[in-house]
Context: one part of a larger RNA
Molecule: large-subunit ribosomal RNA, domain V
Organism: Candidatus Iainarchaeum sp.
């Protein structure tokens, strides 16, 4: 001076590994006393329909049943001549305007006879009086019962009529219907509104721990949570309550007819081993057990504490205690305001029952009546008490990483893998191999657990493409032991350099399968890898079977279809080039 190499700094293409790259306040999921759609035998209501009175809206027949009224009949204990309805008048009363007496046909009937109608008859019959009896229809006037029969009116059924009224242009048809009006039942997702509970090792479905009682836990004052454990209540009782008096209980021995392991008796031991209406605690032996008598304190009015609910409020309830009235029992001190104690229990509206010289309103006269005041009774168990159903994959909003699916983390029962000990198997022989029961452990590939991290968003399952690693090695290599003769093998030590391939049907990873092979090796690497790739499957909107649901839908059930986006600032990496 040349030429290579290599440090530095820079440039240019390229690539998509990183910036839990950027895009959208996550659409799964949960939560909001959010929301919107649909559905329905969800709760409240409105249309519409249906049906009854009722107004518009008259009129007539008839057939029943009702009220009232008018003729008529019927009224029988025994005595009495006899079928005496009551009461009250009464000495007359009816008859030629036809008595009594016969005939016929109806009718009532207690079979004794009573009524009516017609013909016939032609003049007397009845009462009183006597007689029976409680009471005498001759006659009149009232009323009771039961029937017949007639009117009127109301009702309810049927069947006419026409003038309202409706249709028609009219003839004419329908016709008191219908239509319209008011009112009351009823039907009524067709319409409209509003609900669709809490807890809760996510949420659902499953319980309810959602109101109380008793034990543990509960850590020796009191207090004290979990979807810890273990079990009770929403009654029962007129006596199983109150008071006086008596008595002892379970159980063993031991005797005793029938009569046995248990029946009922007799004698001894017997601190509760028994009973207590009901669950557990606690408590109790001349009682709180068990029986007898004799009652109703299981009563009326008022207060005071304590608990319900520890040391802030807080109500129904729930117990103690007192005082006054009135009572039971008890000789009598005395006890007794239920149950031996702690569980057995419900507000306000509404409806209701009772109380009273109470208070207020209705015309202050009185009744009656409505209201208030006091004491009960009938709910609201999501139990301080609101009258409430589901669906959404059409789906929305607001928020959660407070709460779930994937990954991570933790944790390691399950898993995988070692290891101690050796009963045993192995003809004999534990340990060539194989190892029960029991015990230690390592690992973070399974499934689970937690719910710490992420929901203003870390792209999910398999292929494919690219690999990097780990060794607890499937070949392939060195080396030990065998129940290793040899060849093949079984077990084991070291070892990760290099290899571990092809196909079938499945989305499939997996798993079978088929030919080969020296072998077809197990895992990590955000179940590597989508700002690489495919998009079979899983997991949007359509649509179908099966099932399921009354429905609208749904169904870790099937099936067809169903957009895969982003121009690379830095970094790191590939090639290439300049100082």
């Nucleotide at each position: 001076c040349c030429g290579c190499g290599g440090a530095c700094u820079c440039c240019c293409a390229g690539u998509g590994g990183g910036a839990a790259g950027a895009g959208a306040a996550g659409a799964c999921c949960c939560c909001a006393c959010g929301g919107a759609a649909g559905u329905u035998u969800a709760c409240c209501g409105c249309a519409g329909c249906c049906u009854g009175a009722u107004g518009c809206u008259g009129u007539a027949a008839u057939a029943u049943g009702g009220u009232u009224u008018c003729u008529g009949a019927a009224g029988u204990g025994a005595a009495g001549a006899g079928u005496a309805g009551g009461u009250g008048g009464g000495a007359g009363c009816c008859a030629u305007c036809g008595a009594a007496g016969u005939g016929u046909u109806c009718u009532c009937g207690c079979u004794a006879g009573g009524g009516a109608a017609c013909a016939u008859g032609g003049a007397g019959g009845c009462g009183a009086c006597a007689a029976u009896g409680g009471g005498a229809c001759a006659c009149c006037a009232c009323c009771c019962u039961u029937u017949a029969g007639g009117a009127a009116c109301c009702a309810u059924g049927u069947u006419g009529c026409u003038a309202a009224c409706u249709c028609g242009a009219a003839a004419g048809a329908g016709g008191a219907c219908a239509a319209c009006g008011u009112u009351a039942g009823g039907u009524g997702g067709g319409c409209g509104g509003u609900u669709c509970g809490g807890c809760u090792g996510g949420g659902g479905c499953g319980g309810u721990a959602c109101a109380c009682c008793c034990c543990u836990g509960a850590a020796a004052a009191g207090a004290u949570a979990u979807c810890a454990g273990g079990g009770g209540u929403a009654u029962c009782c007129a006596a199983a309550g109150g008071u006086c008096u008596g008595c002892u209980c379970a159980g063993g021995c031991g005797g005793g007819u029938c009569a046995g392991a248990a029946a009922u008796c007799c004698g001894c031991c017997g601190u509760a081993g028994a009973a207590u209406a009901c669950a557990a605690g606690g408590g109790u032996a001349a009682a709180a057990g068990c029986a007898g008598g004799c009652u109703u304190u299981a009563u009326c009015g008022g207060g005071u504490u304590u608990u319900g609910c520890a040391c802030a409020g807080c109500g129904a309830g729930a117990a103690a205690c007192c005082c006054g009235a009135u009572u039971g029992c008890g000789a009598a001190a005395g006890c007794a305001c239920g149950g031996c104690c702690u569980a057995g229990c419900g507000a306000a509206c509404a409806c209701u029952g009772g109380u009273g010289u109470g208070c207020c309103c209705u015309u202050u006269a009185a009744a009656g009546g409505g209201g208030c005041c006091c004491c009960g009774g009938u709910c609201u168990g999501a139990u301080a008490a609101u009258g409430a159903a589901c669906u959404u994959a059409c789906c929305c909003u607001g928020g959660g990483g407070g709460u779930a699916a994937c990954g991570g983390a933790u944790c390691c029962g399950u898993c995988g893998c070692g290891g101690g000990u050796g009963a045993g198997a192995g003809u004999c022989c534990a340990c060539a191999u194989c190892g029960a029961c029991c015990c230690c452990g390592c690992g973070g590939u399974u499934u689970g657990a937690u719910a710490c991290u992420u929901c203003g968003c870390u792209g999910u399952c398999g292929g494919c493409u690219c690999a990097a690693g780990g060794c607890a090695u499937c070949c392939u290599g060195g080396c030990u032991g065998u129940g290793c003769a040899u060849a093949a093998g079984c077990a084991g030590c070291c070892a990760a350099g290099g290899g571990u391939g092809g196909a079938g049907g499945u989305g499939u990873u997996a798993a079978c399968u088929c030919a080969u092979u020296a072998a077809a090796g197990c895992c990590u690497u955000a179940c590597g890898u989508u700002a690489g790739u495919u998009g079979g499957g899983u997991u949007g909107a359509g649509a179908a079977c099966g099932g399921u649901g009354c429905g609208a839908g749904c169904c870790a059930g099937u099936u067809u279809g169903g957009a895969u986006a982003c121009u690379a600032u830095c970094u790191g990496c590939u090639g290439g080039g300049a100082g």